[in-house]
This is a predicted structure of a 378-nucleotide RNA (Bacterial RNase P class A) from an uncultured bacterium.
Formats: sequence, structure tokens, C1' cells
RNA sequence: GGAGGCUGCCGGGCGGCCGCUGGCUUUUAAGCCAGAGGAAAGUCCGGACACCACAGGGCAGGGAGGUCGCUAACGGCGACCGGGGGCGACCCCAGGGACAGGGCCACAGAGAAGGAGACCGCCUCGCUGAAGCGGGGUAAGGGUGAAAAGGCGGGGUAAGAGCCCGCCAGGCCGCCGGGUGACCGGCGGCAAUCGGCAACCCCCUCCCGGUGCAAAGCCAAAUAGGUUCCGCAUCAAGGAUUGCCCGUCCUUGUUCCCUUCGGGGAUGGCGGAACGGGUUGACUGCUCGAGCCUGCCGGCAACGGCAGGCCUAGACGAAUGGCCGCCGCCCGGAAUCCGUUCCGGGAACAGGAUCCGGCUUAAAGGCAGCCUCCGGUU
Repeated sequence: GGAGGCUGCCGGGCGGCCGCUGGCUUUUAAGCCAGAGGAAAGUCCGGACACCACAGGGCAGGGAGGUCGCUAACGGCGACCGGGGGCGACCCCAGGGACAGGGCCACAGAGAAGGAGACCGCCUCGCUGAAGCGGGGUAAGGGUGAAAAGGCGGGGUAAGAGCCCGCCAGGCCGCCGGGUGACCGGCGGCAAUCGGCAACCCCCUCCCGGUGCAAAGCCAAAUAGGUUCCGCAUCAAGGAUUGCCCGUCCUUGUUCCCUUCGGGGAUGGCGGAACGGGUUGACUGCUCGAGCCUGCCGGCAACGGCAGGCCUAGACGAAUGGCCGCCGCCCGGAAUCCGUUCCGGGAACAGGAUCCGGCUUAAAGGCAGCCUCCGGUU
């Protein structure tokens, strides 16, 4: 100097004028103070909180899935293990089980899974001596494929083959050593050797009630309706009272229940009281919290502990905006005494709505730290 890897951060600054939201003071009109983000976003996970439901256990359904930690919790984070990629810094992995069982393995290919498979080739037999055809044997060689039922060498054979033997590789079992563990290293034995997919069903282990601040609580107002209680009024028939009428009282007129055939309850109008529900409005919830900053300590780290300091939006027609000046940044043009100067333009993603911890996505431009590889110079 070039090419990269990982991590953290900024994302305009200062001043003036006019406005907006909240708080305090108070002379009710002013003054003072505070006022969006790293993602406030997507609403994908996990919690706090509120209400409803709920003995306990199981089934169904859904989710998580290497190990050990961190955490209020998590599908998050850290460290490590295993596998894969890169020369490397480093990055990626839905990373339990394929002898519990079922299912599938496209295309190509003769054949795609429980001890399979003869297309070419090789060997052999027959027809007929050759060519050719047909039967049988053969998984060494070729060909297809992501995958063809281990690899090398020797023996063996008509040709071959774990058919037999030695070594290697893989599998299973046991022991020893290291590690909290995933796992790693070593030794021994067994059988010729065992395909892949669980992101298909399934099996194993663990977890899981529902709705969300428009949750929920509380207060007030007005109108109509509901329930209960009280008061008043009321239709028809029969009976009693009575000489008759009015009036008064009782029963029935409708229905339900118990049934000891006699009881009990409900059913219309008006007025008043109480209660409960809905609507609208106001208040609470509401922002002091798993809070933020600094320092020290423990830990590789995630994180935890201690001490000191700080208060940092709470709106609901939903505030944080507009104009101007100076400086800084980026782009283009011109001039240049190469130090700069002048002119014009631009400034991302995005914006709270109960609050936290994460994840994911978006993002003009810029800064810092650590590390790797290559080249050059001394």
C1' cells in the first nucleotide's frame, strides 16, 4: 500500500423569532423546566400487570430439541463439543432417535433396498465350423445416478465374488484414562459389513389455560327499557250481603308446579323508591423501572454483586413543528499562487400510545478498536 474478518458507536451542532404537549410557580396572564428511536417499525418469541376460567392425573392438540451455563422468562445470549466451508482472521448448521414400526427414494438406469440387480462385458453349454441367436454362471471391469450393498493385496476359480486369508476403514459391545457434560484418546472382543430421508408419519425427553391497557377499577349525567318493593286504579261471570240497584268482599276466568284435590307462584296500567346492566364523558391504571450513568469486585464470557450519582414524553381531534443566520458533512461546476476560494444543489431509514427482555427487517453518510492474508521499503 492492497484485499478482507469481527466488534462497538455517531447519525448533524450553536443561536434568534413564532407555535404545540406536559409539569411547577402564580398577579390568570406570563415566567421557568422537560419533550421520540437505534430501530419508537414488523407484532415474530418471552415476561410483568389486569380480568375470566381452574382439585389432581391422563388423552388429544401445539411448540422446543448437541452440552454446560446466564436470565424473571424465552424459540434469546455466552462458552464449549460435533459436522461443513475458507490459505487465514473467521463464518455456517431445525445438531435427539433410521435394529420400535410404517412410508418414500424424482429423472436417468437392466436394477433403488433386507441380504437386491445381468444393459454392455467376462466365462461356459447348445444350435452349426465361423458370425449370430438362445440357456446358465458371474457384481471383478464399463455404463446410469445424489446414492449400485466397503477399500488394497494375496489365495482361489471355467470366469468371478468376503468365497477364504492379512491389513485398513466403518458398525456394535465391553474396559481404562481425561472432562461437570456434549465428547475426546487408548485397548480388547464380535460378526463379513449393516444405504439415505424423521424439514413424511412416528418414538423419546421437556414445555404450554384464555383474552389483552379498547385489560381492569371508579365517579357523574340523561333517556328508554329490566328486576324487586310500596301505593293507587281496573274488565267479564258466579256467589255472599240485600226487597232491588249502586257499592264492598270472595271465587273463577289464563298459565305453571307440588299433589294429602287442597295449596303455592306467575301474568296488564299509572306513580314513587331501591338495585343491576348498557351508552357517553371524566379520572385512575400511566410511567420509578428485571431503570440509566460512573467506578470497583467475581466470572473466559453471557451476566451477577457492591458503592456513589441521576429522574429522562405521558398525549387521546393524540404534541415534539416552521422560518432565518453561522459552522460542519456529501455531490457537481468554475477559479487557483495547489494552501484553498466562490457558486448551485442535497441530507438516509423512520416516527411513541401499558411497560420491559430479545429476534427480524429498513438505513444517505461517517468514526473508532482488535485481528488475518498478500506485496513493497528500511

Its mean pLDDT, the model's own confidence on a scale to 100, is 76.